A computed fold for a 158-nucleotide RNA from uncultured Dysosmobacter sp., annotated as Lysine riboswitch aptamer. The model forms 100% of the base pairs in the Rfam consensus. Rfam family: Lysine riboswitch aptamer. About the family: Riboswitches are metabolite binding domains within certain messenger RNAs that serve as precision sensors for their corresponding targets. The sequence is in RNAcentral, with records from MGnify.
């Protein structure tokens, strides 16, 4: 130092089909309140865009998600931060909130699981954060069950 591997409900991605999202949103049409400024948006302000309510009629998509299968892998991956870039109201401006690309690999995490809280989301699905519980993987000390540390690890060849 350079190859190859190990943990296991292991980690990511993915066309297609599916449920669900929704009888939602959003069009049309009748009837109502309310008001010359009230009433309505992701939050306030400004302009002045358009709104409630109830019936009847037609009516969607994104994003997450699933089962199998097939890619890529074992800091796999996941957060944070930082730059960029574009969404969320009609428009502007100030916040906020989410997303996509990159960097940061000398920021944080060995691994799935339950679990209370908290964020995102239509959701009890799913996903991410702090905590907190027991299991498991490698190492080191100690003994026979135990303690402690972190993937810039371990293990095997060269």
């Nucleotide at each position: 130092g350079a190859u190859a591997g190990a943990g296991g409900c292991g980690c990511g991605g993915c066309g297609c089909g599916c449920a669900a999202g929704a009888g939602u949103a959003c069009c049309c049409c009748c009837g109502g309140a309310g008001c010359c400024a009230a009433g309505g948006a992701c939050a306030g302000g400004c302009a002045u865009c358009c709104g409630c309510c109830g019936g009847a009629g037609g009516g969607a998509a994104a994003g997450g998600g699933c089962a199998a299968g097939c890619c890529g892998c074992c800091g796999a991956a996941g957060g944070g931060u930082c730059g960029u870039u574009g969404c969320u109201u009609u428009g502007c401006c100030u916040g906020a909130g989410g997303g996509g690309c990159g960097a940061u690999c000398a920021c944080c995490u060995g691994g799935g699981c339950c679990g209370u809280c908290g964020g995102a989301g239509a959701a009890u699905a799913u996903c991410c954060g702090c905590c907190g519980g027991a299991c498991u993987g490698c190492c080191a000390c100690a003994u026979u069950u135990g303690u402690g540390g972190a993937g810039c690890g371990c293990u095997a060849u060269c």